[in-house]
Molecule: transfer RNA
Organism: Loxodonta africana
RNA sequence: GCAGUGGUGGUUCAGUGGUAGAAUUCUCACCUCCGUGUGGGAGAUCUGGGUUCGAGUCCCAGCCAAUGCA
Repeated sequence: GCAGUGGUGGUUCAGUGGUAGAAUUCUCACCUCCGUGUGGGAGAUCUGGGUUCGAGUCCCAGCCAAUGCA
């Protein structure tokens, strides 16, 4: 330099165009069997454009990461 892949809460991952979920984490409360328990709350779509009534999702450009080729 070229190619395909990936970027989503603090962390690890889902999400094939219609209100963004799970686990973990933090926090508050509850139970008493003090636990690997129960319930509530907090927290995210890499950036900028395009298509669309509607974009995490499709298209383009950029940035970053690891991989392959040279």